This is a predicted structure of a 73-nucleotide RNA (transfer RNA) from a Candidatus Pacearchaeota archaeon. The sequence is in RNAcentral, with records from ENA.
């Protein structure tokens, strides 16, 4: 230098023919319990790495850039 994969909630990840951003764990609150734990319920939490473009509409498609992993030279 080139190629491939990845970057989405505090963490681990899903979301793939473009159409409301989700799960588990964690956190807070509540129920239950003599108390804790466990269990169950509810809630908060996101500029989808950044910037542009296409589109009525982009996490998703296109371009450039940044970061991580792997490969080739």
């Nucleotide at each position: 230098g080139c190629c491939u994969c990845g970057g989405u909630a505090g963490c681990u990840c899903a979301g793939c023919a473009g159409g409301u951003a989700g799960a588990g764990c964690a956190u807070g609150c509540g129920a239950c319990u003599g108390u804790u734990a466990a269990u169950c319920g509810c809630a908060g939490g996101g500029u989808c790495a950044g910037a542009g473009g296409u589109u009525c509409g982009a996490g998703u498609c296109c371009u450039c850039u940044c970061c991580g992993a792997g490969g080739c030279g």